RNA sequence: GGGCGAUUAACUCAGCGGUAGAGUGCUACCUUCACACGGUAGAAGUCAGAGGUUCAAGUCCUCUAUCGCCC
Numbered sequence: 001g002g003g004c005g006a007u008u009a010a011c012u013c014a015g016c017g018g019u020a021g022a023g024u025g026c027u028a029c030c031u032u033c034a035c036a037c038g039g040u041a042g043a044a045g046u047c048a049g050a051g052g053u054u055c056a057a058g059u060c061c062u063c064u065a066u067c068g069c070c071c
Stems, first nucleotide, its partner, number of pairs: 001071007010024004018055001026042005048064005
């Protein structure tokens, strides 16, 4: 230098152009003498950045950045 892939909650990951989700973790409450386990509820997202296409983009296109693999 060329090719391919990844980037979404604190972490690990889903997400057929039409309301952003799960598990773990976190907070509160219930339970316990207390802790853990368990139960209920809740908070937490500029969907890596910029631009474009579209009525509508996490999703499609282009560029950039970081990481991984191959040549």